[in-house]
This is a predicted structure of a 439-nucleotide RNA (Bacterial RNase P class A) from an Anaerolineales bacterium.
The source organism's lineage runs through Bacteria, Bacillati, Chloroflexota, Anaerolineae and Anaerolineales.
It matches the Rfam family "Bacterial RNase P class A". The family's RNA type in Rfam is ribozyme.
The RNAcentral record of the sequence draws on ENA.
It is recorded under the gene name rnpB.
RNA sequence: UGGGUUGGCCGGGCGAUCGCGGGCGGCAGGUGCCGCCUGAGGAAAGUCCGCGCUCCACAGAGCACGGUGCCGGGUAACGCCCGGGCGGGGAAACCCGCGGACAGGGCCACAGAAAAGGACCGCCGGGGCGCGGGAGGGCCGAAGGGCGCUCUCCGCAGCCCGGGCAAGGGUGAAAAGGUGGUGUAAGAGACCACCGGCGCCGGCAGCAAUGCCGGCGGCCAGGCAACCCCCACCGGGAGCAAGGCCAAGCAGGGGCGUUGUCCCGAUAAGGGGCGGGGGGCUGCUCGUCCCCUUCAAGCUCCGGGUAGGCCGCUUGAGCCUCGCGGCGACGCGAGGCCCAGACGGAUGAUCGCCCAGGCAGUGGGAACGGGAGGAAGGGCUUGCCCGUAAACCGUUUCCGCUCGCCGGACAGAACGCGGCUUACAGGCCGACCUGCGGG
Repeated sequence: UGGGUUGGCCGGGCGAUCGCGGGCGGCAGGUGCCGCCUGAGGAAAGUCCGCGCUCCACAGAGCACGGUGCCGGGUAACGCCCGGGCGGGGAAACCCGCGGACAGGGCCACAGAAAAGGACCGCCGGGGCGCGGGAGGGCCGAAGGGCGCUCUCCGCAGCCCGGGCAAGGGUGAAAAGGUGGUGUAAGAGACCACCGGCGCCGGCAGCAAUGCCGGCGGCCAGGCAACCCCCACCGGGAGCAAGGCCAAGCAGGGGCGUUGUCCCGAUAAGGGGCGGGGGGCUGCUCGUCCCCUUCAAGCUCCGGGUAGGCCGCUUGAGCCUCGCGGCGACGCGAGGCCCAGACGGAUGAUCGCCCAGGCAGUGGGAACGGGAGGAAGGGCUUGCCCGUAAACCGUUUCCGCUCGCCGGACAGAACGCGGCUUACAGGCCGACCUGCGGG
């Protein structure tokens, strides 16, 4: 100086004005005003896991169902985290994955003969046909020769039938261990040596997963368990609209309260006057208004409970600093701190200045290429060789300037907490690996 891996952090700042939720105080008085304090996140998100809390259910065991899955540790718990093991990728830092496929069933697109005990091409025997040769004898011809017949004969790269084989070709993501030999009609772990894998037994190291060493077995028969399944372990259900308290109005039940009189009408239904009862205006009287006067009105008590209000509700597996233990996740101890609690649901808007960042213009520096097979300068065999630049041009990069323009992502609490996953403009810090150059 370039490329890469990984861990952590920030994710606008200040000011002014207007506005909102919550708490406290003050003033008014019945719902406001004023003042002070305080008011989103690393993911508040997805609601995928695990808990707390609340209510319901519950003898015990088993089955079913769901989940988890190398080993050890951490934790309230987890599918999370830490450390380790094995396998895979990478030159490395580092990253990714994880029970069982000889308990059983099922499945394996396309291609291919075949996707699990497979045979298309191919290789090798046997039989038949055919073809060629050989031998034998027959017929024809004067001869050279020709024609057809027969066979325990020989050969064949052709065709058919019926077998053996799995070496080679070809298909595929994947094809029945690899190389060399023996063997065979051809072949093949059929057999042998070495290599690779698997299983079993023993020893050593380790808490364990597992590793190393030795021996034995031709065992070599693919993949999928996020298909069923097997093994081990775990798991009751619902959720703050959980749940609890107070409780208008209406409806229900109990009690108190009440049996007047005259008129119209039909001796009815109903209506009206006076009287009486209750309520409001107002504490009392008068007055006035409303309701009722026999199914009273009204008042009052009771239980359940709607609207509504309150609690749950934010002090908690809390946050910060330091110390100790541990490789680490994490644990223990001391000191300090209080940090949103809404329920039509606040946390916002506008303006100004600044800070990252981007763009444009402009000034300067550096490197590289051209300039340049070359000025200067030097050498000598005097027309050749050696050889340092610069102006200028181009590219890349760094630094600065401008009353310049743009300009801060993803997103937003609702009972709380621990995780995972997903989204995220831009920026900062650390550790590690590696290329090139220099000392």